The RNA shown here (transfer RNA) has 84 nucleotides and comes from Candidatus Chisholmbacteria bacterium RIFCSPHIGHO2_01_FULL_48_12. RNAcentral holds the sequence, with entries from ENA. The coordinates come from a structure-prediction model, not an experiment, and the mean pLDDT is 80. NCBI's taxonomy places the organism under Bacteria, Bacteria candidate phyla, Candidatus Chisholmiibacteriota. It matches the Rfam family "tRNA". The family's RNA type in Rfam is transfer RNA. Its family is annotated with triplet codon-amino acid adaptor activity in the Gene Ontology.
[in-house]
RNA sequence: GCCGAAGUGCUGAAAUUGGCAUACAGGGCAGACUUAAAAUCUGCUGAUCGCAAGGUCGUGAGGGUUCGAGUCCCUCCUUCGGCA
Repeated sequence: GCCGAAGUGCUGAAAUUGGCAUACAGGGCAGACUUAAAAUCUGCUGAUCGCAAGGUCGUGAGGGUUCGAGUCCCUCCUUCGGCA
C1' cells in the first nucleotide's frame, strides 16, 4: 500500500426483513432474611431536565438516503486478521 472483519449501557453483549435502543448475564445500589455477615430472594441500574407524569439526547466520528437507520450508502478514526 491492497483486501476483509469488528466498534452499542459500568462489563460481556442482544436487537428477526430498515419499524419499541438495552433482551439475557455479570457488576453496582437499595430492600427483605440474619445477633451480624455470607448465601438466597425482590426491586432499580445509558445521559440529562423534571416533585411527578413525562420530555430531550444517545449505537466510534462526520455526512447522506428514507416517513423511519444500530442496520443501507460515502468519508474518516481505532482494533483485529490476511496479502504484498